[in-house]
RNA sequence: GGCGGUAUCGUCUAGCCCGGUAAGGACAUAGCCCUCUCAAGGCUAAGACACGGGUUCAAAUCCCGUUACCGCUACCA
Numbered sequence: 001g002g003c004g005g006u007a008u009c010g011u012c013u014a015g016c017c018c019g020g021u022a023a024g025g026a027c028a029u030a031g032c033c034c035u036c037u038c039a040a041g042g043c044u045a046a047g048a049c050a051c052g053g054g055u056u057c058a059a060a061u062c063c064c065g066u067u068a069c070c071g072c073u074a075c076c077a
Stems, first nucleotide, its partner, number of pairs: 001073007010027004020057001029045005050066005
């Protein structure tokens, strides 16, 4: 240099292939309930699509570019 892969709440992840309601779940966090107290349990809440652009009525999803990380490979020596 070339090719391929990965990037989503604090963490781990579903959804991407095949575009469509307010992006879902678990753990953690906060509040409430329960409990003599704590834990456990129940309910509720906050919290994310790496960045930029394009296509589209509509993009996490399709296309292009960039960034970071990982892997394979070529050249030089």
The RNA shown here (transfer RNA) has 77 nucleotides and comes from a bacterium.
Model confidence (mean pLDDT): 83 of 100.
It matches the Rfam family "tRNA". The family's RNA type in Rfam is transfer RNA.